[in-house]
RNA sequence: UUCUUAUCAAGAGAGACGGAGGGAUUGGCCCUAUGAUGUCUCAGCAACCAGCCAUUAUAGGUGUGGUGCUAAAUCCAAUAGACAUUUUUGUCUUGAAGAUAAGAA
Numbered sequence: 001u002u003c004u005u006a007u008c009a010a011g012a013g014a015g016a017c018g019g020a021g022g023g024a025u026u027g028g029c030c031c032u033a034u035g036a037u038g039u040c041u042c043a044g045c046a047a048c049c050a051g052c053c054a055u056u057a058u059a060g061g062u063g064u065g066g067u068g069c070u071a072a073a074u075c076c077a078a079u080a081g082a083c084a085u086u087u088u089u090g091u092c093u094u095g096a097a098g099a100u101a102a103g104a105a
Stems, first nucleotide, its partner, number of pairs: 001105008013042005021031003025078004043070003048066003051062003074097001080093005
């Protein structure tokens, strides 16, 4: 990097450095000098994998290790379709793209 499977409306922030953009892409909308994004420290959340406990087994528990995460539903939409409608919107289903984990090449 590619492929497969699972999940994505819950949850969880302070400080230091630094100084301008950031929220993947496009459109919208939003965050941001009352300091964003990022890096580091500490803290926390969750429970995918491993470990441990329990069980006939699965479900379950724990939070030791490997990841991940800590603005907004993956912030909303994107493709196809159904229904409703004040006719340009609303609701729902599905897909694409993306993120994370595990496995494989």

A computed fold for a 105-nucleotide RNA from Psychrobacillus faecigallinarum, annotated as SAM riboswitch aptamer (S box leader).
It was read from a public genome assembly, where an Rfam model found it.
NCBI's taxonomy places the organism under Bacteria, Bacillota, Bacilli, Bacillaceae, Psychrobacillus.
Of the family's consensus pairs, 91% are formed in the model.